[in-house]
RNA sequence: GCCGGCGUGGUGGAAUUGGUAGACACACAGGACUCAAAAUCCUGCGGGGGCAACCCUGUGACGGUUCGACUCCGUCCGCCGGCACCA
Numbered sequence: 001g002c003c004g005g006c007g008u009g010g011u012g013g014a015a016u017u018g019g020u021a022g023a024c025a026c027a028c029a030g031g032a033c034u035c036a037a038a039a040u041c042c043u044g045c046g047g048g049g050g051c052a053a054c055c056c057u058g059u060g061a062c063g064g065u066u067c068g069a070c071u072c073c074g075u076c077c078g079c080c081g082g083c084a085c086c087a
Stems, first nucleotide, its partner, number of pairs: 001083007010026003019067001028044005046057004060076005
């Protein structure tokens, strides 16, 4: 250099027919139980705003197609694999 695969919260991992992103689990936070802890149970848990109801935003980055994109297209970045080059 060429070809292919992958990139989603703190972590693992779903959502493949283009139709509510993060199901489910772990971790974490608050609460219940307990003399206390562990275990167990309940609630919350991407980011920002709001007293709240809710609102905005978010799938590596930036664009494009579409009523609608994690998903399709283009360019780029990073990681992995194969091939080539190595005077």
Overview
A computed fold for an 87-nucleotide RNA from a Gemmatimonadales bacterium, annotated as transfer RNA. Its Rfam family is "tRNA". About the family: Transfer RNA (tRNA) molecules are approximately 80 nucleotides in length. Its mean pLDDT, the model's own confidence on a scale to 100, is 81.